Record summary
This is a predicted structure of a 331-nucleotide part of an RNA (large-subunit ribosomal RNA, domain IV) from a metagenome. Rfam family: Bacterial large subunit ribosomal RNA. Gene Ontology terms of the family: structural constituent of ribosome and ribosome. Its Rfam clan is "LSU clan". Model confidence (mean pLDDT): 87 of 100.

Context: one part of a larger RNA
């Protein structure tokens, strides 16, 4: 210097991104305890007192006297505490090796599918899981105790039904046509070749017939998703309960709102502090909230993330010294 530790004047968070680190507290009797609350808790709430020995009594908690230290849960072990808020009900359970968390999960809701050789899921199959269950199961999905609720919109995508008309694959196929030539027919001396041409064999072509799907009718949103502009108006001003008008599938309901969502913005007001870009309570001008991608609340929870406050303290003001153990110097 550096590590791991020990004490500290006066002050007490002045440090700092943050009391981060480190004191503070701490047993056990006995008094004593708030809002709130899902009546269980909240609680060890908070916040007070006692504690050793030795007589005497008492079955015993223990009284009662007496005595000793500076100090008696005489060493070590052993919660700091309170107030307000977001978040998420809780116990849990996660990035082995930087992330524990507001993220999964979860008890509860709901939706959709599956009548059993069930959906659904491994395997080429057999076969096996679902299940030695049967719809009060099973299995997909979303949502996440509980209270209180969950609004409008099916045009668009899906998903479910439907089914007259369009559209339409393979396949079927009247039917027309091409190759091909046994005949025949001309013409040549004959072959050759030329025309014509049945069956069959064949090559494309095709009227019509042809399902699902798509179009097309419907339902459907705790299915994916979505939820508007402009002008005008009330006897002071504002301000618009009202009017008009455009366009929309339908124009955001209840709720909550500068929010973990708010740029402007350190919005504005009030609180709390001498001073508060945080915090907390209100306003609403929601740049860009809102209702199971859930909404707003909530009592206990909580190594979770905001503010505040008591206690304590070398966190600091501002650092001192001491142990131990490196560094360093000689060996």
């Nucleotide at each position: 210097c550096u590590c791991u530790c020990g004490u500290g004047a006066a002050g007490g968070a002045a440090c700092u991104c943050u009391g981060c680190a480190a004191u503070u507290u701490a047993a056990a009797u006995c008094c004593g305890u708030a809002a709130c609350u899902u009546c269980g808790g909240g609680a060890a709430a908070a916040g007070g007192a006692u504690u050793g020995c030795c007589c005497a009594c008492g079955c015993g908690a223990g009284u009662g006297g007496g005595u000793c230290g500076c100090a008696g849960u005489g060493a070590a072990a052993a919660g700091g505490u309170u107030c307000u808020g977001g978040c998420g009900a809780c116990u849990g359970u996660u990035u082995a090796c930087u992330a524990a968390a507001a993220a999964c999960a979860c008890a509860g809701g709901u939706c959709u599918g599956u009548g059993c050789g069930a959906a659904g899921g491994c395997g080429u199959a057999a076969g096996c899981c679902g299940c030695g269950g049967u719809a009060u199961a099973c299995a997909g999905a979303c949502u996440g105790a509980c209270g209180c609720c969950u609004g409008c919109c099916c045009g668009g995508u899906g998903c479910u039904g439907g089914u007259a008309a369009g559209u339409u694959a393979a396949g079927g196929g009247a039917g027309a046509g091409g190759g091909u030539u046994a005949g025949c027919c001309c013409g040549u001396u004959a072959a050759a070749c030329g025309g014509u041409g049945a069956a069959g064999c064949u090559c494309g072509c095709a009227a019509c017939c042809g399902a699902a799907g798509c179009u097309c009718c419907a339902g459907u949103a705790a299915a994916c998703g979505g939820c508007g502009g402009c002008c005008g108006u009330a006897a002071c001003u504002a301000u618009g309960a009202c009017g008009g008008u455009c366009c929309u599938a339908a124009g955001g309901u209840a709720g909550c709102g500068a929010a973990g969502u708010u740029c402007c913005u350190u919005g504005u007001c009030g609180g709390g502090u001498a001073a508060g870009u945080u915090c907390c309570g209100a306003c609403c001008u929601g740049c860009a909230u809102g209702a199971a991608u859930g909404g707003c609340g909530u009592a206990a929870c909580g190594a979770c993330c905001g503010g505040a406050a008591c206690a304590c303290u070398g966190u600091c003001u501002c650092c001192a010294c001491g142990a131990g153990a490196g560094a360093c110097u000689c060996g």